[in-house]
This is a predicted structure of a 137-nucleotide RNA (FMN riboswitch aptamer (RFN element)) from Geomicrobium halophilum.

RNA sequence: UAUAAUCUUCGGGGCAGGGUGAAAUUCCCGACCGACGGUGAUGCGUCCAAAAUGACGACGAGUCCGUGACCCGCGCGAGCGGUGGAUCUGGUGUGAUUCCGGAACCGACAGUAAAGUCUGGAUGGGAGAAGAUUGCA
Numbered sequence: 001u002a003u004a005a006u007c008u009u010c011g012g013g014g015c016a017g018g019g020u021g022a023a024a025u026u027c028c029c030g031a032c033c034g035a036c037g038g039u040g041a042u043g044c045g046u047c048c049a050a051a052a053u054g055a056c057g058a059c060g061a062g063u064c065c066g067u068g069a070c071c072c073g074c075g076c077g078a079g080c081g082g083u084g085g086a087u088c089u090g091g092u093g094u095g096a097u098u099c100c101g102g103a104a105c106c107g108a109c110a111g112u113a114a115a116g117u118c119u120g121g122a123u124g125g126g127a128g129a130a131g132a133u134u135g136c137a
Stems, first nucleotide, its partner, number of pairs: 001137001003135008017029003031117002033107002035067004044057004062105002071082004087103005109120003
């Protein structure tokens, strides 16, 4: 360093202000939020005496590629299978649905005046992240 097993810890954010109403954080105006892995050209840092070029590193997508949660089916169970939301446009450039400008759009189930944001299942589950021990190369 790679790999296998076992274990430990961690592992989700958000309606300000206002309108209507008997009642709404649920409707209306408006506000706010963005799980995990991958990819990722500007910019940033480091290295080469300096510039260019180059190399390396950290960060870097809600709408790209996948995963998880919820839901459905099967199974005594472990688990397996299925379903599964949303982006255009202008610019730069060899290259960007990722950068910059602009304008959009999306968000399980149950409860309740109709909920991405409240309450609840949930002191749950979880993609995965970090670490420890042992074995093997």
Its mean pLDDT, the model's own confidence on a scale to 100, is 82.
Its Rfam family is "FMN riboswitch aptamer (RFN element)". The literature on the family includes a 1999 paper in Trends Genet by Gelfand et al., "A conserved RNA structure element involved in the regulation of bacterial riboflavin synthesis genes".